A computed fold for a 71-nucleotide RNA from a chicken gut metagenome, annotated as transfer RNA. Its mean pLDDT, the model's own confidence on a scale to 100, is 81. Rfam family: tRNA. Rfam links the family to the GO term triplet codon-amino acid adaptor activity.
[in-house]
């Protein structure tokens, strides 16, 4: 230098810009049990790595940074 990637506590989905940002799990409340685990219903959890820009609108596209892998 050059190329991939950064999204919930973990793993990731979503990148031809648009409806409210999602899914597993896991925490947490109920249920169920004699009680724990299993199951079952639900809930709560995000300034999409940081800043600007384009644009009626950005996780998304453009610049800089930072951080991680890898050559």
């Nucleotide at each position: 230098g050059c190329g991939a990637c950064g999204u919930a506590g973990c793993u990731c989905a979503g990148u031809u810009g648009g409806c409210u940002a999602g899914a597993g799990c896991a925490c947490c409340u109920g249920g169920u049990u004699c009680a724990u685990a299993c199951c079952c219903a639900g809930u709560a959890g995000g300034u999409c790595g940081a800043g600007a820009g384009u644009u009626c609108g950005a996780a998304u596209c453009u610049c800089c940074c930072c951080g991680u892998c890898g050559c």